[in-house]
RNA sequence: AGAGUUUGAUCCUGGCUCAGGAUGAACGCUGGCGGCGUGCCUAAUACAUGCAAGUCGAACGAAUGUAGCAAUACAUGAGUGGCGAACGGGUGAGUAACACGUAGGUAACCUGCCUUUCAGCUUGGGAUACCCAGAGGAAACUCUGGCUAAUACCGGAUACGUAAUUCUCCGGCAUCGGAGAAUUAUAAAAGGGGCUUUUGCCCCACUGAUUGAUGGACCUGCGGCGCAUUAGCUAGUUGGUGAGAUAACAGCCCACCAAGGCAAGGAUGCGUAGCCGACCUGAGAGGGUGAUCGGCCACACUGGAACUGAGACACGGUCCAGACUCCUACGGGAGGCAGCAGUAGGGAGUUUUCGGCAAUGGGGGCAACCCUGACCGAGCAACGCCGCGUGAAUGAUGAAGGUCUUCGGAUUGUAAAGUUCUGUUGUAAGGGAAGAAUGAUAGGGAUAGGAAAUGAUCUCUGUUUGACGGUACCUUAUUAGAAAGCCACGGCUAACUACGUGCCAGCAGCCGCGGUAAUACGUAGGUGGCGAGUGUUAUCCAGAAUUAUUGGGCGUAAAGAGUGAGCAGGCGGCAGGUCAAGUUUGAAGUGAAAGCGUGGGGCUUAACCCCAUACAGCUUUGAAAACUAACCAGCUAGAGUACGAGAGAGGUAAACGGAAUUCCAUGUGUAGCGGUGAAAUGCGUAGAUAUAUGGAGGAACACCAGUGGCGAAGGCGGUUUACUAGCUCGAUACCGACGCUCAGUCACGAAAGCGUAGGGAGCAAAUAGGAUUAGAUAUCCUAGUAGUCUACGCCGUAAACGUUGAUAACUAAUUGUUCCUUUAUGGAGCGAUGAAGCUAACGCAUUAAGUUAUCCGCCUGGGGAGUACGAUCGCAAGAUUGAACCUUAAAGGAAUUGACGGGACCCCGCACAAGCAGUGGAGCAUGUGGUUUAAUUCGACGCUACGCGAAGAACCUUACCAGGGCUUGACAUACAAGUUAAUAGUAUAGAGAUAUAUGAAAGUGAGCUUAUACAGGUGGUGCAUGGUUGUCGUCAGCUCGUGUCGUGAGAUGUUUGGUUAAGUCCAGCAACGAGCGCAACCCUUGCCUUUAGUUACUAAUAUUAAGUUAAGGACUCUAAAGGGACUGCCGAUGUAAAUCGGAGGAAGGUGGGGAUGACGUCAAAUCAUCAUGCCCCUUACGUCCUGGGCGACACACGUGCUACAAUGGCCAAUACAAAGAGAUGCGAAGUAGUGAUAUGGAGCAAAUCUCAUAAAGUUGGUCUCAGUUCAGAUUGAAGUCUGCAACUCGACUUCAUGAAGGCGGAAUUGCUAGUAAUCGCAGAUCAGCCAUGCUGCGGUGAAUACGUUCCCGGGGUUUGCACUCACCGCCCGUCA
Repeated sequence: AGAGUUUGAUCCUGGCUCAGGAUGAACGCUGGCGGCGUGCCUAAUACAUGCAAGUCGAACGAAUGUAGCAAUACAUGAGUGGCGAACGGGUGAGUAACACGUAGGUAACCUGCCUUUCAGCUUGGGAUACCCAGAGGAAACUCUGGCUAAUACCGGAUACGUAAUUCUCCGGCAUCGGAGAAUUAUAAAAGGGGCUUUUGCCCCACUGAUUGAUGGACCUGCGGCGCAUUAGCUAGUUGGUGAGAUAACAGCCCACCAAGGCAAGGAUGCGUAGCCGACCUGAGAGGGUGAUCGGCCACACUGGAACUGAGACACGGUCCAGACUCCUACGGGAGGCAGCAGUAGGGAGUUUUCGGCAAUGGGGGCAACCCUGACCGAGCAACGCCGCGUGAAUGAUGAAGGUCUUCGGAUUGUAAAGUUCUGUUGUAAGGGAAGAAUGAUAGGGAUAGGAAAUGAUCUCUGUUUGACGGUACCUUAUUAGAAAGCCACGGCUAACUACGUGCCAGCAGCCGCGGUAAUACGUAGGUGGCGAGUGUUAUCCAGAAUUAUUGGGCGUAAAGAGUGAGCAGGCGGCAGGUCAAGUUUGAAGUGAAAGCGUGGGGCUUAACCCCAUACAGCUUUGAAAACUAACCAGCUAGAGUACGAGAGAGGUAAACGGAAUUCCAUGUGUAGCGGUGAAAUGCGUAGAUAUAUGGAGGAACACCAGUGGCGAAGGCGGUUUACUAGCUCGAUACCGACGCUCAGUCACGAAAGCGUAGGGAGCAAAUAGGAUUAGAUAUCCUAGUAGUCUACGCCGUAAACGUUGAUAACUAAUUGUUCCUUUAUGGAGCGAUGAAGCUAACGCAUUAAGUUAUCCGCCUGGGGAGUACGAUCGCAAGAUUGAACCUUAAAGGAAUUGACGGGACCCCGCACAAGCAGUGGAGCAUGUGGUUUAAUUCGACGCUACGCGAAGAACCUUACCAGGGCUUGACAUACAAGUUAAUAGUAUAGAGAUAUAUGAAAGUGAGCUUAUACAGGUGGUGCAUGGUUGUCGUCAGCUCGUGUCGUGAGAUGUUUGGUUAAGUCCAGCAACGAGCGCAACCCUUGCCUUUAGUUACUAAUAUUAAGUUAAGGACUCUAAAGGGACUGCCGAUGUAAAUCGGAGGAAGGUGGGGAUGACGUCAAAUCAUCAUGCCCCUUACGUCCUGGGCGACACACGUGCUACAAUGGCCAAUACAAAGAGAUGCGAAGUAGUGAUAUGGAGCAAAUCUCAUAAAGUUGGUCUCAGUUCAGAUUGAAGUCUGCAACUCGACUUCAUGAAGGCGGAAUUGCUAGUAAUCGCAGAUCAGCCAUGCUGCGGUGAAUACGUUCCCGGGGUUUGCACUCACCGCCCGUCA
């Protein structure tokens, strides 16, 4: 000293939380010793029991006991008497007060014992307790009679003195004080003790005065709590006069008189509270507290009262009343722990019914001595602080065990064990204090005084006194032996792993962890922190500048009152003088002690204790005079007045004016008008709307008109008049600080609303009707009442906003506009841009949100809530003032990046439009859902699942089901032991797997059996993963470095203007460059050339049925290398990029097609291709086999095929491809069959042979619009082929059968040229095939695109935003 937490990120505001210190503490776990402290904070609740205040025989008389014959001595101690009991000890209920603190005052007072000084201590008297006798009562106790003493009580004398009154003098501070004189009043115990014996002396008492000290009493200034939702309080109240009372002043009390006194600087009331020295915290200023120790106060069961006394209105006294408890013979009595212990109760919570008067102190006493729960000690409690210990050194096989592990090891860890030491503490034994003297006692000495003695004071010697305690301490001996825990380990915050759990159990101070890999839960190992403690809880301060004096704010975060006038208050121009209140400074007093700080010292150290020193404040006093205040006399720059001009919707009242709406009357005129997105309600043939003329009435004032004007704000708009307020300019004169702000107060204050009386054209809440709608208590339409208008009176609020209080001064410029004018660098306003500066930023910026000064108002997290209650105001509506409980970790401001918008702009795409062909209807095929099932294995689900994984489910596949088997296993590696056979084949049993028997060839390779590591899993998790893939999207984007800008997130670059298919290129620019994408490079196709010609080709020459064969290398073609196209050329436009047109060219502006997929998005898909972490199964979730299922079928959807026919069907003839495949293969010719096919086996590992006839087309014929010579489903029969095997469940053939279907609703798909459409061919998989699928190939071969308004998707810029999981968002209300 800071940190965490609002956001996707940022800056700010702002709260919440944490780290520190402290405690009379409590609770959890744990616990060795000692020292010093501390210990009912709650029930001022109730108390059993014991003790806490007595003492004096040297005041008094009697009594009793002991000794003695006795006198007498000693002891006891009831009673009288004296002193004490008013201290000491406890508690904090009350008290907001002169209670406390501090500083003063008393000329307004008292003070026992003690001290100083002076003077005394004389003479008498009568009682009484105890006791005796009697009486009453249960008791407590009381009554009657009698006896007696005193230092008890009462007289007389004496009066230094004292008090009162009067007089004189002196002094002071107002009342007054001091000195002197006179008058009056006023005392005592001839006591007690000792010594001398006398004339007496000494001591203790006593009386009157006096002095001091001590202790108290009263008065005053100042200081320290909350609430104004407590604003008025007061009748002995405030004062006076007189009397009384008191130690003393005073309404303290009383009589009379006056009407005062206190209060916004907070009276009164209510609530709370003992105050202080100090204690805790804090850098300090402050904030909190008032235990222990010390000072003061108050109280003593509750309330009241006095007595005694120097002192009390009295804790362990009295009286009265009350509550409670106890005793009782029921008549009556007794009691007061907030003393020390202790008990009950309350409570989270606080000790022994201990020892001693040895010390310190107190009471009594001459003293010895007695008393003392004050005190000194011990006991209990880790309650706090401090100190010590639980061992030290060495010790690597880095032991064992534990934990983790990548299985190698790592860690616990020199830690342990072992070896060598030490003995603090403990244990045992022995020794053993200080605290004790200024005490007591015995004796001696000295000093002063005295006739002497006792005595007083001082001193020396001996003896004696210790609760603690045989304690502290010391010595010796002795064993590592008897002595470590608690909390934490996600961040803040030092310290990490494993297992268990699976939004469960739980944690949590804040943020937050936990939904199957939790460093956050629980346990373990390890680690960190502190350590006889450690954590938690509670409370206080700090951090918190989060109440801001030091030290904050108010445009948008909480916060400027709606506006002005203005009293109190606060602040105030220039210069001079006086004063000294504030201010500054010197000195003195006080500031108790303890404590804190500093410096020393004593306990072994420390805590603890001792000594010394230092302080805020207040009071008194001296000095200074700058500033502020006060007073005096001035000045003119602030403020104001006069005079002359000026502008203006400033205000109030009255009068007048025209346009328009509506209504009324009349004329013309005829069928509609009106209204809306479209309509309807409505008005109109009883004549509307329209139009013309006349009239009525109310309200508002077009144009001018303007970031123009005026006003304090609200607000003010036709014209004129009257009255009236403010402002500006100018030059001169006057006044002379007269000023600014302003709590309370007063006034004004839009609209709506309220009251009374008018008025009412238009408009128009409410209301009615019509529409809209799922509904429509809305929007729209037709009507329409309050109201809107006037006068008077209320209300007193608005986003009353510039969300910006008023005044004054200062601080760059530029520009527009209004007014004045002497025209200038003028003045007063209203606006715009912008410097410095300020601001969290946005922004403000001479009209400040800048720099300063003064005054006022207001704010202190969000919600609850501007709510409740109370009060005030109001006719009411309501306004003003204005909380709390509870709840919450955020709420909020500004700006940033995205995403989004039924916001804007630009652009693109078969996106729409323009077209062509379809799907959706039918039948069938296929996939999916659903249902069914023993099983219908699993996955894929908007686009981006659904002829998808599957480029081939009869068995196999196969993962599913039923049944039958196996268990180191169907498969891999390693190892130990045993065994010698295993295998092909054959036979038997069985559905088969398999089992049993036999067993050729080969042969020690291996196999089998048993045991163990392990195998195996298409079991789970695609939300643990790799890899692969889809999609946005072949969309043009996505980023980086350096620089610059910004507090920052970020921005710039990438924006702008053009251009492009393109972030393609160009120009400009605080940017300059670069990367991944685009393009190009690659393949294919289109043209040409060269090279090469076999199996391909054939122009010429021969030849054949035939490029069949010679031959050729021209052509086609093949396959290798090249060329070609680059906006290169021309024209136009343009800065350029480029675009448009043209030429040439096979091809023209990326020529066509393909491959190629940026940063990323969707926790997208896949654990069932594969790989893989973790979890799960292990005679089974593994593996083998047979059969079944994946093919089910009321239904729904997707994708396709075939059709519905004449651009057609059928029959016959006939022409032209490309690209592929082929050895377990393609399979020719020939032959058989209507045919599928069979037979056959030539040729071919292929430019040679085969599949292999291409089809649509063309030519000719037939059918003639019909469920047909269309269509072919379904079904019957008979066959072919593949294959162990076609029942579930194959394809094909022939004959027969001949369903729906006549072009398809809403909706919806593809396609821009060799494309769509249409026609066939081939291939992969494959024994065969459910292929109408998929992937390729060629044949024939269109239509249309004006264009970008709209739908969908995408890119860019901008804007708004309370979204950022990003509009499938966020969020409000109701219900559960």